A computed fold for a 325-nucleotide part of an RNA from a Candidatus Moraniibacteriota bacterium, annotated as large-subunit ribosomal RNA, domain IV.

Context: one part of a larger RNA
RNA sequence: UCUUCGUUAAGGAACUCGGCAAACAAUCUAGGCGUACGUUCGCAAUAUGCCUUCCCGGUCUCGCGAGAGGCUGGGCGCAGCUAAAGAUUACCAAGCGACUGUUUACCAAAAACACAGGUCUCUGCAAACGCGCAAGCGGAAGUAUAGGGGCUGACACCUGACCAGUGCCGGAACGUUAACGGGAGCGGUUCACGCCAAUCCCCGAAGCGCCGGUGAACGUCGGCGAUAACUAUAAUCGUCCUAAGGUAGCGAAAUUCCUUGUCGGGUAAGUUCCGACCCGCAUGAAAGGUGUAACGACUUGGUAGCUGUCUCAACGAAGAGCCCG
Numbered sequence: 001u002c003u004u005c006g007u008u009a010a011g012g013a014a015c016u017c018g019g020c021a022a023a024c025a026a027u028c029u030a031g032g033c034g035u036a037c038g039u040u041c042g043c044a045a046u047a048u049g050c051c052u053u054c055c056c057g058g059u060c061u062c063g064c065g066a067g068a069g070g071c072u073g074g075g076c077g078c079a080g081c082u083a084a085a086g087a088u089u090a091c092c093a094a095g096c097g098a099c100u101g102u103u104u105a106c107c108a109a110a111a112a113c114a115c116a117g118g119u120c121u122c123u124g125c126a127a128a129c130g131c132g133c134a135a136g137c138g139g140a141a142g143u144a145u146a147g148g149g150g151c152u153g154a155c156a157c158c159u160g161a162c163c164a165g166u167g168c169c170g171g172a173a174c175g176u177u178a179a180c181g182g183g184a185g186c187g188g189u190u191c192a193c194g195c196c197a198a199u200c201c202c203c204g205a206a207g208c209g210c211c212g213g214u215g216a217a218c219g220u221c222g223g224c225g226a227u228a229a230c231u232a233u234a235a236u237c238g239u240c241c242u243a244a245g246g247u248a249g250c251g252a253a254a255u256u257c258c259u260u261g262u263c264g265g266g267u268a269a270g271u272u273c274c275g276a277c278c279c280g281c282a283u284g285a286a287a288g289g290u291g292u293a294a295c296g297a298c299u300u301g302g303u304a305g306c307u308g309u310c311u312c313a314a315c316g317a318a319g320a321g322c323c324c325g
Stems, first nucleotide, its partner, number of pairs: 001320008010311002014309001019306001027087003030052004038043001040154001054075009076080001089304007096296002101113002117152007129138003155291004160221003165218002167214005174209003181202004187196003222240005249283001250280001261277005
């Protein structure tokens, strides 16, 4: 010096990305009492918190009894769940995900995946779909309250506009169109019958065109100028473009560049945090929007307690570290 431990004056997070690590009060896993906000009335909750616990008498109540309980007096000890073993601080607020679960075996456990629930779509059974060259098998010894696929993700309130493009679905007409078929036939060849054959016409499926529908299909959801009796702002107006111009909500947000936006709160002091504002660089409604009790080895901010994390280090214990083997 290292590893693992123990103790520490005064202070008590000043440490640090961050209370990481450690520590707390014999604190909790006993009985009794009592318990807030919130809430989906289940919870929250063992919330937080207070008291009691041993021994010897007296007396009362209940009970057939064993016994149980109440009131009261006294005794001992530092301490009466006198044990062991295990666990471990409590609270406030916000984000995300409803929840229990699942995951990168060996750097990620999460806000990722799943989930019950929602919705769209396919599938009438020799099902759709999947595996296989096939036979065949799964689906399923199932049958639309079933099975496959996509998206969303409890619950509550909701889920706006656009079908122009792309996709999908529908459409007995029409246009386009391959081979086949039918017809005409320049020309070549043959004695002839014929054969070959440029070119043209008719007929001709799907597809495409065309017509319509469809967004919990892929997706998209404007610009400029002017205007109110201070100023400012613009309910309002004009104009251009579009398929239609972002509705309800939420909003400097896990999204905000400018930005440490501005105001308020908290601190002596706060780029973080909370509440607002809204000129949203570049929010927004099942790639769901906004809330939400409960839950979380999740993330963020704060409070109390506690401490060698620190001011600032000291001492002690065991082992290693050095040499030989």

It was read from a public genome assembly. Its mean pLDDT, the model's own confidence on a scale to 100, is 82. Taxonomically the source falls in Candidatus Moraniibacteriota (Bacteria, Bacteria candidate phyla).